Context: one part of a larger RNA
RNA sequence: CCUACGUUAAGGAACUAGGCAAACUGGCUCCGUAACUUCGGAAUAAGGAGCGCCCUUGUAGCAGUGUGGGAUUAAAAGACCACAAUGCGAACGGGCCGCAGUGAAAUGGGGAUCGUGACUGUUUAACAAAAACUUAGGGCUCUGCUGAAAUCGCAAGAUGACGUAUAGGGCCUGAUGCCUGCCCGGUGCUGGAAGGUCAAGGGGAGGGGUUAGCCGCAAGGCGAAGCUUCGAACUUAAGCCCCAGUAAACGGCGGCGGUAACUAUAACCGUCCUAAGGUAGCGAAAUUCCUUGUCGGGUAAGUUCCGACCUGCACGAAUGGCAUAACAAAGAUCCCGCUGUCUCAACGUAGGGCUCG
Numbered sequence: 001c002c003u004a005c006g007u008u009a010a011g012g013a014a015c016u017a018g019g020c021a022a023a024c025u026g027g028c029u030c031c032g033u034a035a036c037u038u039c040g041g042a043a044u045a046a047g048g049a050g051c052g053c054c055c056u057u058g059u060a061g062c063a064g065u066g067u068g069g070g071a072u073u074a075a076a077a078g079a080c081c082a083c084a085a086u087g088c089g090a091a092c093g094g095g096c097c098g099c100a101g102u103g104a105a106a107u108g109g110g111g112a113u114c115g116u117g118a119c120u121g122u123u124u125a126a127c128a129a130a131a132a133c134u135u136a137g138g139g140c141u142c143u144g145c146u147g148a149a150a151u152c153g154c155a156a157g158a159u160g161a162c163g164u165a166u167a168g169g170g171c172c173u174g175a176u177g178c179c180u181g182c183c184c185g186g187u188g189c190u191g192g193a194a195g196g197u198c199a200a201g202g203g204g205a206g207g208g209g210u211u212a213g214c215c216g217c218a219a220g221g222c223g224a225a226g227c228u229u230c231g232a233a234c235u236u237a238a239g240c241c242c243c244a245g246u247a248a249a250c251g252g253c254g255g256c257g258g259u260a261a262c263u264a265u266a267a268c269c270g271u272c273c274u275a276a277g278g279u280a281g282c283g284a285a286a287u288u289c290c291u292u293g294u295c296g297g298g299u300a301a302g303u304u305c306c307g308a309c310c311u312g313c314a315c316g317a318a319u320g321g322c323a324u325a326a327c328a329a330a331g332a333u334c335c336c337g338c339u340g341u342c343u344c345a346a347c348g349u350a351g352g353g354c355u356c357g
Base pairs, nucleotide, nucleotide: 001352002351003350004349005348006347007346008345010343011342014341019338027051028050029049030048031047036041038175052096053095054094055093061088062087063086065084066083067082068081069080097101109336110335111334112333113332114331116328117327121133122132137173138172139171140170141169142168143167150159151158152157176323177322178321179320181253182252183251186250187249188246189245190244191243192242195241196240197239201235202234206230207229208228209227210226213222214221215220254272255271256270257269258268281315282312293309294308295307296306297305
């Protein structure tokens, strides 16, 4: 010096990103216990007192059992009274000892405020336990059963389900309370069928190839049937175009100019654009760049924190909005207690390192 422990004057978080670590607290009985609240909680809230041993005393009392009594009753039982044994078993009071009596050990530190998530639960086996996932609750949508919808499989078959819309599948939201505004132009989904477009197929106008034959001196020309090939009109489903509906479907939710008898601001007016121009609530927020915004509180001093303001770079309503008791090894701020975290280090114990052998 390292590791693991123990103790420490005075101070008591001055340490540090942060009270990390350590310390304090701790059991039982009694007293006492706030805001808030979904009336259950919060709560062991907080904050206090007592605790050993001896005597009183196995007393007072309590419990069931047994026996007896008497009232009631048709007869009983239960209740009541007495006695017996059994089991449990205080307190008041008095005394004794020590620094100390839950004498060791096991054994909550507490409080205030806020953000987030309702809660119990789950998760990255081996760096993340969380505000992530789940959840009950809410909503939309699909599914009517002689193969439900959905899913696995080429199929047979199976799950769904030996279930039947109070059931089953998919997606979103996430207890509860108060609520959930406007937009269907785009994309999606659902419905519609008049018109446009439109595949294979059907159809086969018309054309080509071949050649029996005919014509020609020849080169060659024409060319039926058959075979073959190309092929127009016409016909023809879904889809798309089209017409509607639908946002707890994917999503979206403006700009400029002017105006009030101080100033400032603009209830008001004009204008352009849009499918519609952000409602309630919240707001420098887990969201605010400028920004340590400004004001108030807390501190001697506060880029954090709490309460406001609103100029929301770039909140906003089931990609849910805003509140919320209880809960959280989670996040942020503060206070009390407590301490070697620190001022600032010291001593001790055990084992290493180190030196020597």
Large-subunit ribosomal RNA, domain IV from an uncultured Elusimicrobia bacterium, 357 nucleotides, folded computationally.
It was read from a public genome assembly.
The prediction has a mean pLDDT of 86.